[in-house]
């Protein structure tokens, strides 16, 4: 340098072009326990940046970022 995957709440991972982005750990807040812990209920929290296609973009193209991977 070529040429391939990948980028979502704090992490992890879901999403036939038609969502109000969903789930689980964390967290927080309540119940429950004398008191921690377990356990139920509830709440918060996200599309890697810029264009462009479409009525409609997390999805499709294209530039850049980053991060793996494979050839020289």
């Nucleotide at each position: 340098g070529g040429c391939c995957u990948c980028a979502u709440c704090g992490u992890c991972u879901a999403a036939c072009g038609g969502c109000u982005a969903g789930g689980a750990c964390a967290u927080c807040a309540g119940g429950u326990u004398c008191u921690c812990a377990u356990c139920c209920u509830g709440a918060c929290a996200a599309u890697c940046g810029g264009g462009g296609u479409u009525c409609g973009a997390u999805u499709c193209c294209c530039c850049g970022u980053g991060a793996g991977g494979u050839c020289a």